[in-house]
Molecule: small-subunit ribosomal RNA
Organism: Patescibacteria group bacterium
RNA sequence: UAUUUGAAGAGUUUGAUCCUAGCUCAGGAUUAACGCUGGCGGUGUGCAUAACACAUGCAAGUCGCGCGCCCAGCACCCUAUCCACAAAUUUCUCGGCGUCAGGAUGGAAAAAAUUCGUUAACCCCGCCAUGGCGGGGUUCACUAGAAUUUUUUCAUCCUUCCUUGUGAAAUUUGCGGCUAGAGUGCUGGGAGCGGCAAACGGGUGAGUAACACGUUGGGAUCUGCCCCAGAGUCAGGGAUAAGCCUCAGAAAUGAGGUCUAAUACCGGAUGGUCUCGUAAGAGUAAAGCUUUUGCGCUCUGGGAGGAACCUGCGGCCUAUCAGCUAGUUGGUAAGGUAACGGCUUACCAAGGCUAUGACGGGUAGCUGGUCUGAGAGGAUGAUCAGUCACAAUGGAACUGAGACACGGUCCAUACUCCUACGGGAGGCAGCAGUGAGGAAUCUUCCGCAAUGGACGAAAGUCUGACGGAGCAACACCGCGUGGGGGAUGAAGGCGGUUUCGUCGUAAACUCCUUUUCUGAGAGAAGAAUUCUGACGGUAUCUCAGGAAUAAGCAUCGGCUAACUACGUGCCAGCAGCCGCGGUAAGACGUAGGAUGCGAGCGUUAUCCGGAAUUAUUGGGCGUAAAGAGUUCGUAGGCGGCUAAAUAAGUUGGAUGUUAAAGCUUUGAGCUCAACUCAAACACGGUAUCCAAAACUGUUUAGCUAGAGACAGGUAGAGGCAAGUAGAAUUCUGCAUGUAGGGGUUAUAUCCGUAGAUAUGCAGAGGAAUACCAAAAGCGAAGGCAGCUUGCUGGACCUGUUCUGACGCUCAAGAACGAAAGCGUGGGGAGCGAACGGGAUUAGAUACCCCGGUAGUCCACGCCCUAAACGUUGAACACUAGGUGUUGGAGGUCUCGACCCCUUCAGUGCCGACGCUAACGCAAUAAGUGUUCCGCCUGGGUAGUACGGCCGCAAGGCUAAAACUCAAAGGAAUAGACGGGGACCCACACAAGCGGUGGAGCAUCUGGUUUAAUUCGACAAUAAGCGAGGAACCUUACCUAGGCUUGACAUCCCGAGAAGAUCGCCGAAAGGUGAUUGUGCCGUUAGGAACUCGGUGACAGGUGCUGCAUGGUUGUCGUCAGCUCGUGCCUUGAGGUGUUCGGUUAAGUCCGUGAACGAGCGCAACCCUUGUCGCAAGUUGCAUUUUUCUUGCGAGACUGCCGGUUCUAAAUCGGAGGAAGGUAAGGAUGACGUCAAAUCAGCAUGGCCCUUAUGCCUAGGGCGACACAGGUGCUACAAUGGCCGGUACAAUGGGCAGCCAAGGAGCAAUCCGGAGCUAAUCCUAAAAACCGGUCCAAGUUCGGAUUGAGGUCUGCAACUCGACCUCAUGAAGUUGGAAUCGCUAGUAACCGCAUAUCAGCCAUGGUGCGGUGAAUCCGUUCCUGGGUCUUGUACUCACCGCCCGUCAAGUCAUGAAAGAUGGUGGUGCCCGAAGUCCCCUUAGCUAAUUUAGCGGGGGCCUAAGGCAAAACCAUUGAUUGGGACUAAGUCGUAACAAGGUAUCCGUAGGAGAACCUGCGGAUGGAUCACCUCCUUU
Repeated sequence: UAUUUGAAGAGUUUGAUCCUAGCUCAGGAUUAACGCUGGCGGUGUGCAUAACACAUGCAAGUCGCGCGCCCAGCACCCUAUCCACAAAUUUCUCGGCGUCAGGAUGGAAAAAAUUCGUUAACCCCGCCAUGGCGGGGUUCACUAGAAUUUUUUCAUCCUUCCUUGUGAAAUUUGCGGCUAGAGUGCUGGGAGCGGCAAACGGGUGAGUAACACGUUGGGAUCUGCCCCAGAGUCAGGGAUAAGCCUCAGAAAUGAGGUCUAAUACCGGAUGGUCUCGUAAGAGUAAAGCUUUUGCGCUCUGGGAGGAACCUGCGGCCUAUCAGCUAGUUGGUAAGGUAACGGCUUACCAAGGCUAUGACGGGUAGCUGGUCUGAGAGGAUGAUCAGUCACAAUGGAACUGAGACACGGUCCAUACUCCUACGGGAGGCAGCAGUGAGGAAUCUUCCGCAAUGGACGAAAGUCUGACGGAGCAACACCGCGUGGGGGAUGAAGGCGGUUUCGUCGUAAACUCCUUUUCUGAGAGAAGAAUUCUGACGGUAUCUCAGGAAUAAGCAUCGGCUAACUACGUGCCAGCAGCCGCGGUAAGACGUAGGAUGCGAGCGUUAUCCGGAAUUAUUGGGCGUAAAGAGUUCGUAGGCGGCUAAAUAAGUUGGAUGUUAAAGCUUUGAGCUCAACUCAAACACGGUAUCCAAAACUGUUUAGCUAGAGACAGGUAGAGGCAAGUAGAAUUCUGCAUGUAGGGGUUAUAUCCGUAGAUAUGCAGAGGAAUACCAAAAGCGAAGGCAGCUUGCUGGACCUGUUCUGACGCUCAAGAACGAAAGCGUGGGGAGCGAACGGGAUUAGAUACCCCGGUAGUCCACGCCCUAAACGUUGAACACUAGGUGUUGGAGGUCUCGACCCCUUCAGUGCCGACGCUAACGCAAUAAGUGUUCCGCCUGGGUAGUACGGCCGCAAGGCUAAAACUCAAAGGAAUAGACGGGGACCCACACAAGCGGUGGAGCAUCUGGUUUAAUUCGACAAUAAGCGAGGAACCUUACCUAGGCUUGACAUCCCGAGAAGAUCGCCGAAAGGUGAUUGUGCCGUUAGGAACUCGGUGACAGGUGCUGCAUGGUUGUCGUCAGCUCGUGCCUUGAGGUGUUCGGUUAAGUCCGUGAACGAGCGCAACCCUUGUCGCAAGUUGCAUUUUUCUUGCGAGACUGCCGGUUCUAAAUCGGAGGAAGGUAAGGAUGACGUCAAAUCAGCAUGGCCCUUAUGCCUAGGGCGACACAGGUGCUACAAUGGCCGGUACAAUGGGCAGCCAAGGAGCAAUCCGGAGCUAAUCCUAAAAACCGGUCCAAGUUCGGAUUGAGGUCUGCAACUCGACCUCAUGAAGUUGGAAUCGCUAGUAACCGCAUAUCAGCCAUGGUGCGGUGAAUCCGUUCCUGGGUCUUGUACUCACCGCCCGUCAAGUCAUGAAAGAUGGUGGUGCCCGAAGUCCCCUUAGCUAAUUUAGCGGGGGCCUAAGGCAAAACCAUUGAUUGGGACUAAGUCGUAACAAGGUAUCCGUAGGAGAACCUGCGGAUGGAUCACCUCCUUU
C1' cells in the first nucleotide's frame, strides 16, 4: 500500500431522574432426556449412571513341507483258501459265410502347457574405494533352441474272427463275494510332542497431580519376525509325551509300570569380523524337511521399525495445609539390571526441598482437537487419531525378543456355581445379550467378498478386528406432502355497530404433473487378481396406474413477531424476569383468528456469549462495596545524568521440528448437500545458528540536580522526670446568725432548732490548670496547655563545604496506639456505670431530682479496639489567579522601625482549566502523569460458625457455607410531612351579641323490634338530607287473593266498530250473563282508530354493579393559585419564568432579575339595590309636579389635593359627591383532590329473573320504642303574661281558584254571592304605641299530656290528618364537660307570603319586609389555608414508615454426652505364594571342580490381628442463633430537633426494642456569637 476479517442490546430498585450493582432474557452448541406429532432417502452417532453382577453362544489359533501315534473312508497291491457265474483256449467230432475287430511297435507331423537362455542400454541398491565388482529391476533386439507331459492323426507288425449246430474232457482267465495275514497311497478327523503366534488386534477410564501427557534435547541400552553382508550347517547320544497295562477319585485330575519319534533335549569336534583379557591365552554354535531346488538352523556386523532410561519447559483448586525429609542428600566399595542411577546393601559425612508455595488435602487420565467468543480468553477431552493406566480386589514371579500377561500360572480375600462333603470350578471394562441402577443409550444378525492380522512353502484355516445389514427423527444434510386457473367472495365456524368483517383463491369446480407411492420388467460397479460378492435382486434404469400414500408443534401483556370472544372470579391456574387472576382477564382454560419454525416443534439440563459482572486487551476504592489506626523496615518491585564493554531480556533472518485427521482456501467425486478425496496454506510453540545494539539488564569509569552529612541561626501545649504556684469544689475546726435551705416545668425524696443555708477566719486533701487562646503551634498517628529545672526526639531557614544514587515503596516482621476494661499496690476532692430513693407515666427496669460503688488519678504489667475520619495510602514531577495567617531569609525605604516587594517551609478560605453519577475537589487535587503497597466484586446470613494464632479474662486477628431476596445502595429532583424556621390571610383566635348541650314537644338518624318496619346518604362534605308535603294512591316493603305475550310498545292471524246500561259471585282484582249500539274512508277486495281471543319474536324489572359509565352535585374554596410556547441552565428528572424587594382582597400592580410572552383562574363585563336625568303612563279617587311602574342614559376612575415610599406600584388623610377606594348583595367555582355522592330522577355497558325478582287487587307497613345522637320549635317569665284600644309593610298567590259586603255560630266553620283570568277584585300583618291588670309564685309564667264535644277535606281520618271549644295543667326557675353562628341594615327580635298540596303531620324549605344593636387592642395561642426555606429512611405521601422480644408453622445450619462408617500413615504380632541367600556328612539325576530336583532354614512381603492417636463423613436426646410465612401479643427504639439529636468503640444493667457511664465522630435541626472569605 492493497486485500480480507470484524465488536448491536433489552427488562427489572424510583412518584420521576442519573449513577452504582445484582438478577433475568434474546444467540450458538450437545453422546442428551421428556411431552405432542411423525412421509422418504443419504451420512454419522448410540450405558455419560453401578471399574455393579453376569445365563448362553462366539471373540486365537495355525503348521502333517518338524515328529510318533489313533480312528474312519477310499484306492492300490501281495499271499492263501473257498463259493457262484461267465468267457476263452486246447484236444476230439462235423458244417457255412466273409475280413470286421483287437493288441503291440515305430517314426513323422501338428497343437498346448511347464522348465531351462543370450546380448545391449538404462535405473536402483550394496561392497571395496573413484572405477571397478556384485545383486535386483525395466525395456529393446535376437534367435534357435533343448527337455518333459498330454491330446490328435498316420504307418508297420501280430492275432483271430463271424454264423449255425452236437457232445465229451482238461486247462486257463475274468468278474463278484467271504475269511485270514502283510503292505502302500490319498482324504478327513482326534488328541499328543515340537515350532511360531498368543505382549498385536478389541474394551474401559477405576487409579494417577506423576517425566503420566505435550513439546525440545540427550546417552549408558535391548530388539523375535523383516532387509543387507560375511561365515557355517561335522559326527554322535540318551530320554520322554502320546499309546498300552495296573491303580486312586463323584469329578477335576492324577500315581506307578512299560514302549516310541522329532526342527524336543544333551555331550563332542570346528572357530572368525564374537566375548573376556594389556598380552599370552581361555571360552562359546547349529536341524533338519523335502525333492531339485526351495523352506529352515547357527554365529557375527549393520539397517528399519519397536521398546527402555535421563532431561529443560508447559497445563487444576486449596495457606481455615507452613514447615517436610533417615535411603532422606552426597561420597566410597560391592551387588544387581538390557542399561545409567540409593536401584539395593555396608561404611562415612550431614545434608536435600520450601513463600517463584515444599509437605498435606480435594478433584482429574493427558494430548491432537471440540464448543463458544470480534479477539484476548472461557469451558471441555463423546465418536476419530496418538499416548498412558487397568483387566473381580491385593500380592508375586515364570515363560519369552517382548508381559510381571483381559480370554496364562501361583497365593491371599470377597462373591457365584458344582459336589458322592473328601474336594473342585469361575472372572464380558471383547461382540451380541441378561438383570440391576437410571431421565436415558441398539441385534443373543450376515460374511470373511473387500481392507488388515496370526500360522503355513502353498492350497488354506482362524479372525464379534473389519466389511455390511437391523433398531432409534439422536444429530447433520437433501426431497416431498402437489402445480396453474378459479368470487357467487358458497356453506359452515368465529366476531359484530347486525349494513357487515374474517377464515379466503382457501374449498368446491376445471386443466395439468408424478418427486414419492403401488405393480411389472431389466439390473450393476465395488475383483487390482484365475477362482471368489455378505451387502443384494440392493443402488440405478424403463413401463403402467392414479392427486393419488404423507403436517405438526409452540407462541400471541412487555422484553418479542402475532388479538378477539366466551368460561372462571386472589378460585382454578400461569410465570424466564417484571408480574397476571378479588365479575367486562389481549397474561388462567377453551374457541376462532394470527405469528414463528416445520418432519419436526417445545420443555428441561449443561457450556460459552451477551457479562467491561475478576477488567492483559478492558473496572474501581471522599459520600455507592472498597485506603490497613500510625510509623519503621527485610525479601520483592521500581529507580537520576554522561560514557565504554557485553548481548541475558528485546528485534530481525535462516534451518530443523511442530504425526495423521480436523479448521481455512482451491479443486474434484457421489444428481445437489451433508459426506468423501486431492493439493495448498496454517499450526506464532520450541531448539540451534547468524546479525543489530536504541531501550532494560550486567560490568567498568565518571558527574551532582535526588538523598545524606557539616556550619550558623529560628519557632514550638513534641516527649520523659523532678519540683512548685494560685483560683475553685468538698470536708474539718472556731466564730457571727436564724428558719429555712436545696431542687424542679411543677413537686417530692434530701439537709436543717442536736443550729443548716448564708458570712468570716484557719486547716486538710485530691483532681484539673480560667484569662492569655487564635483561623495559631508541635507531633507518624493516638495525642499534647499553670510555672521552673534537667535529659531528649524531630522540623524549618541560610551557606553551598563534603559523600557521590547511598533513593522510593514496601508482603513477612517490629514498635507506638483515645476511651472503656483487666491484674498487683497506692490514692480518692469533684464527677459518676451499677445500685437505692423521689417524681413523671397507662406502665417508666428511662429521660428530671436526691444520694452513691467500681471507675476516673499515680506506679508497674496487660488489652490493641473507635465515626482510630480529611470516611481521601506513601513518594516524585507538572498545571490560572486572589486573599488571610505562622516560622525564617533577602530587597526597598528609614536614624531605627512600620508599610511594601521577592522567596522557602507550614496552615485556612474563594476560584479558572480539568475531573466527577451528582454533591463537590481544585498547587494541602478527588486535575495531568510515574512507581510501589493495601483493599472491593449484589443485599441478608455475617465480621457470624468451625479451625488456627494471640490474651488472665473481656475479647481481638484471620474468616466461610447452607439457605433466602430481586433488589440493597449513592447523589440529586418534585411533592407531602415535621411536637423545624420565616412571612401572610380567614368570625381562625381574641373582643362582643345570641344560641346548642339540661326540660317538654316536632322532625331526622342509629339501635332494637317486626310478617314488613322499602331503599339510599355516615368526620368536616350523612342525620327538618333525596322527600318542595307516606290515611288509599304514592310504594319500591310484608301478608293474602289472582294473571302469564302480560298494566305498557311493534309485528302477524281471527272475530267484533267503539261504546253504553243492568243482574249474580267476590274484600277487590276478576269471573259470568243479559240488553243496547252500529259510526268514518272506500276502487266494495278491504283499510284507519279501538276492543276481545290466539301465536311467537318480545315486553317488563325501584333486581346487582356509582369500583364499568354519561350527566349532575358536594368539598378543599371565591382559596390564589394551575399551566403553556420560545429561550436559557442541568447528563437527566427537572429548574427558570411563578424567585427576590415593596404592595394588594388577589400570581393585584410596580421595581429587580435569563428570561420574554401567553392561557385557565383574580378583577371587569351580567342581575338586583342605592342618586340623578330623559321618555312613556294600564293601574294609581284627581293633577304629569312629587311618589310609583317600565325603558333608555348619566354617575366613581385613586380622577383631584397633601403626606409617606424609591421617582414606581401603592398607601394614609382630605375635598367634592347619593355613593370612595371591590359602594352593598347575587350569579359566576381554575388545574385538580377525595375510585366522595347518585344505576332509586334520567340515560346507559355488563350480569341476573321470565307462570316471576314482572303485573293487578285488598289489607297492613314505611308512623313500632328500654335507649342514644343531630337539627329545630316552645319555654322557664315583669325589656314579661293577659285584656282593651290604635297604626305602619314588602315579596307573592288566585278560575275544579282567591273570595268581598251582609248574616249564623263562643269558635273551627257555615250560609251567601258582589268583584277578579288581576299594578284594577280578593287574600292580609306582628312586634311597636296608648290605657288597664298581674307582683316574683312553679305563678294570670309554661303549655306537654289526657278527657269530652265539634268543624273541614276526602271512597275512607281505627292504625294514621289538621283545626275549634270546654276541662286537665307535666317537665321546666337560664342548663356540666364541651360546642355553634354572626363585623351593619349584620346579629337579635317580629310577623307576612309561597312551592308541594283534596287535606295535612310546616315548629321544615324558599322568599319578603318591620324594629334594630354591641365589639374588632391585636396575631402569642387553637383550626384551616397560601408563599419561601430546611431535614427526611415518607410518595397509598405521618391515619406514613419502621425496630426487637414473645407465641405458631416451615426450612437450612452451628454446638453437643456419644454412636456408626471410612481414609492414610505409625508401632508390635502373625505371615501365604514368590524371587534371592544359606544348609543338605543319610533321598534322586547327571557329573572333574560342581549343577539341578527334593528336603530344611532365613531376609523381604500381600492379606490378617492387636494398639494409641489424628483426620474425614453420617447420625444424636437436648440446645444456640438465622431465614421465611395478608391481617397474633407487648411496647414504640429509628426516620422531622422522631418528641432525651443520632451513631462508633467499650463497660454495666434491663420483658423487648433499648437505657446509662467514659472517650470519640457529624454522616445533627434551630438560634446566637467569634473569625475568615466573596460581592458592593